A computed fold for a 66-nucleotide RNA from Granulicella sp. dw_53, annotated as nadA riboswitch. NCBI's taxonomy places the organism under Bacteria, Acidobacteriota, Terriglobales, Acidobacteriaceae, Granulicella. Its mean pLDDT, the model's own confidence on a scale to 100, is 81. It was read from a public genome assembly, where an Rfam model found it. Rfam family: nadA riboswitch. A reference for the family is Huang et al. (2020), "Structure and ligand binding of the ADP-binding domain of the NAD(+) riboswitch", RNA. The family's RNA type in Rfam is small RNA.
[in-house]
């Protein structure tokens, strides 16, 4: 130099950092339709977080290998 595997540090346990793609939550706005004793579905895009999903890039650590 190359690859592989782990996250030890965490106010239970999970959760190393930053980023990017998809699919999700929440929120308010915008339209259609429906209900018309009252709000209920779908669809846009904007927001917004520990999103206890995923996957990919880079980068710290720990430990094997070539």
């Nucleotide at each position: 130099g190359g690859c592989u595997g782990c996250a030890a540090c965490a106010c239970c346990c999970c959760c190393g950092u930053g980023g990017g793609u998809u699919g999700g939550g929440u929120g308010a706005c915008g339209g259609u339709c429906g209900a018309c004793u009252u709000u209920g579905a779908c669809c846009g895009g904007c927001a917004u977080a520990g999103u206890g999903a995923a996957c990919c890039c880079a980068c710290u650590g720990c430990a094997g290998c070539c």